[in-house]
Context: one part of a larger RNA
RNA sequence: GUGAGUUACUUGUAUGCAGCAAGGUUAAGUCCUUCAGGGACGGAGCCGUAGCGAAAGCGAGUCCUAACUGGGCGUUGAGUUGCAUGCAGUAGACCCGAAGCCGAGUGAUCUAGCCAUGGCCAGGGUGAAGCGUGUCUAACCGCACGUGGAGGCCCGAACCCACUAACGUUGAAAAGUUAGGGGAUGAGCUGUGGAUAGGGGUGAAAGGCCAAUCAAACUCGGAGAUAGCUGGUUCUCCCCGAAAUAGCUUUAGGGCUAGCCUCGCAGGAGAGUAGUGGAGGUAGAGCACUGAAUGGGCUAGGGGGCCUACAAGCUUACCAAACCCAAACAAACUCCGAAUGCCAUUUACUUGCUCUGCGGGAGUCAGCCUGUGGGGGAUAAGCUCCACAGGCGAGAGGGAAACAAACCGGACCGUCAGCUAAGGUCCCUAAGUGCGAGCUAAGUGAUUAAGGUGGUGGAAUUACUCAGACAACUGGGAUGUUGGCUUAGAAGCAGCCACCAUUUAAAGAGUGCGUAAUUGCUCACCAGUCAAGUGAUUCUGCGCUGAUAAUUCUUCGGGGCUCAAGCUCGCCACCGAAGCUACGGGAUUCCGCUUUGCGGGAUCGGUAGGGGAGUAUUCCAUAGUAGGUCGAAGGUUGUCCGUAAGGAUAGCUGGACGAGAUGGAAGAGAGGAUGCCGGU
Numbered sequence: 001g002u003g004a005g006u007u008a009c010u011u012g013u014a015u016g017c018a019g020c021a022a023g024g025u026u027a028a029g030u031c032c033u034u035c036a037g038g039g040a041c042g043g044a045g046c047c048g049u050a051g052c053g054a055a056a057g058c059g060a061g062u063c064c065u066a067a068c069u070g071g072g073c074g075u076u077g078a079g080u081u082g083c084a085u086g087c088a089g090u091a092g093a094c095c096c097g098a099a100g101c102c103g104a105g106u107g108a109u110c111u112a113g114c115c116a117u118g119g120c121c122a123g124g125g126u127g128a129a130g131c132g133u134g135u136c137u138a139a140c141c142g143c144a145c146g147u148g149g150a151g152g153c154c155c156g157a158a159c160c161c162a163c164u165a166a167c168g169u170u171g172a173a174a175a176g177u178u179a180g181g182g183g184a185u186g187a188g189c190u191g192u193g194g195a196u197a198g199g200g201g202u203g204a205a206a207g208g209c210c211a212a213u214c215a216a217a218c219u220c221g222g223a224g225a226u227a228g229c230u231g232g233u234u235c236u237c238c239c240c241g242a243a244a245u246a247g248c249u250u251u252a253g254g255g256c257u258a259g260c261c262u263c264g265c266a267g268g269a270g271a272g273u274a275g276u277g278g279a280g281g282u283a284g285a286g287c288a289c290u291g292a293a294u295g296g297g298c299u300a301g302g303g304g305g306c307c308u309a310c311a312a313g314c315u316u317a318c319c320a321a322a323c324c325c326a327a328a329c330a331a332a333c334u335c336c337g338a339a340u341g342c343c344a345u346u347u348a349c350u351u352g353c354u355c356u357g358c359g360g361g362a363g364u365c366a367g368c369c370u371g372u373g374g375g376g377g378a379u380a381a382g383c384u385c386c387a388c389a390g391g392c393g394a395g396a397g398g399g400a401a402a403c404a405a406a407c408c409g410g411a412c413c414g415u416c417a418g419c420u421a422a423g424g425u426c427c428c429u430a431a432g433u434g435c436g437a438g439c440u441a442a443g444u445g446a447u448u449a450a451g452g453u454g455g456u457g458g459a460a461u462u463a464c465u466c467a468g469a470c471a472a473c474u475g476g477g478a479u480g481u482u483g484g485c486u487u488a489g490a491a492g493c494a495g496c497c498a499c500c501a502u503u504u505a506a507a508g509a510g511u512g513c514g515u516a517a518u519u520g521c522u523c524a525c526c527a528g529u530c531a532a533g534u535g536a537u538u539c540u541g542c543g544c545u546g547a548u549a550a551u552u553c554u555u556c557g558g559g560g561c562u563c564a565a566g567c568u569c570g571c572c573a574c575c576g577a578a579g580c581u582a583c584g585g586g587a588u589u590c591c592g593c594u595u596u597g598c599g600g601g602a603u604c605g606g607u608a609g610g611g612g613a614g615u616a617u618u619c620c621a622u623a624g625u626a627g628g629u630c631g632a633a634g635g636u637u638g639u640c641c642g643u644a645a646g647g648a649u650a651g652c653u654g655g656a657c658g659a660g661a662u663g664g665a666a667g668a669g670a671g672g673a674u675g676c677c678g679g680u
Base pairs, nucleotide, nucleotide: 001676002675007091008090009089011088012087013086014085015084016083017082018081019080020079023047024046025045029041030040031039032038033037051058052057061073062072063071064070094232095231097229101222102221103220104219105218106217112196114194115193116192117191118190119189120188121186123155124154125153126151130147131146132145133144134143135142159183160182161181163180164179165178166177167176198214200210201209202208235614236613237612238611239610240609245258246257247256248255249254259364260363261361262360263359264358265357266356267355269354270351271350272349273348274347275345276344277343278342284336285334286333290330291329294326295325296324297323299320301319302318303316304315305314306313367392368391369390370389371388372387373386374385375384376383397408398407412585413584414583415582417581418580419579423575424574425573426559427558428557432572434571435570436569437568438567439566445561451545452544453543455542456541457540458539459538460537461536462535463534464533472529473528474527475526476525478502479501480500483497484496485495508523512521513520586604587603588602589601590600591599592598593597615669617666618665619664620663621662622661627657634653635652636651637650638649639648640647641646
């Protein structure tokens, strides 16, 4: 620089404007003309003025019917033509984009196999058959030596191949280099010429190869294939403003109708609160029904035991229907039964276009988070599916360090004015190192539980206590008796049984340790010393533990804070937003008036999307316009005006064009499309 909703149709529909109007209008064509234009004529045709019925047909009616007191469709008059605009239809139909399909041709100079005719394979090794001689034999066979020179034989260059590794990987090279490797007289390698062609060839077969292209070559054409898919889609301002749902869908990321948005016309309703009148079976609760379930009682039936020839009988810490008592469960139980919500309302108050109908234009059909009520899941998920509400989506601002959704609050513009919300007020950082009363010692104050805690505060109940409690110290803690049994032993203290009595101030047939068993040390219990509170239990505030994750601090935003800047309660002040107020200005809409201006009220976040008003560009008409070498367009720098797109003006540059106005017409606005073209 260029680049995307265009153009056509006597197609439809709606709206606006204009002409004529029970009518409206011409088409082809003809004539005239100042000729890509215009004028006149041209009534064929089309739409409307009557409908109903399949039709004959009838007709303000008609059809159904044998016929309607019936029902359906009609009748109570506005159309039509042109232009413009919105949308739809048919066309490529907003633009770019496939892989592919079909037709006609071009290719075997690469490569595959084939045909014809030529060429090439250093050197070395092995040593088949055959033949000869000797030997052997009656002869054959055989054996030995020699000769001979076979082979998809051996080693190995040229030549051909490509097994391994490294390098190379914007390479030296769109398949190579280096070092090794395989074949190398053969199904060998190779030159030249020739034939095989696209659903076709060729293929020792890998879907390989057919010119760096192959599960169908390449070129051009059908062709702007189709694309329910992805991307992109160009100036400004003003008003309103969604949806991510339902039904159906070879449907699920697409559509159609409805819902929700917008614009127009018509109507006169609508919404909220209170009152009043209703329907209902949820939460809860209950067990009266249905069902499930526990314990006890009572008691059919069954099981076990006893008895028994049979029948019967007795018994039962067994199972258990019905019934009774007690206590409980339920989405698909209900004797009951809310709050909300829903319906109605002639009443009252509030609001003021919010409501309904018809018509033009849409977009939306992936939603998401939070709270609440639920289903699924594991009473998991930043999970999934419903419902009600709020928000994000489409919502900026303040606070939560950062942080779509949680808190506060809905941004018309300006102000170096004020008041507040959430949240804050030691410093970073605007505002209290504010007041009063407590708590916390853990840097708790960020982080989770069961469990643990003689951390500490508060409340309550209860026991003992100056006739001396609790703790400590001193002393006692005895006797029958080693209780009986058991035991190898068992003496308070392995175990079993009993757990008495005596002396006492008190002392268990013993709380723990201990011994093979005794002994021993303790405890309960008692006295003394001392002198005032000491235990137990329950509830509760704040802590501690439980508590391990990878870079030291790094999980208060940081500094730092214990004399709180931590936690709880109360109080006062202040800070704090685009909220509210103040002042000035703009716009939309409604009302009023002294009516073109003024006053008053309300409103002005916004994606998809609807509606409105403008701006710029190119060209046309008025128009051979005004203006212009005393300097046009274009470029560039500054200033001014307008809400904006933009406009005006001055200087410089430039060197010949060219506004403004009123209308008209469009190849009519660029940053995006891994856009396209050019330059660098």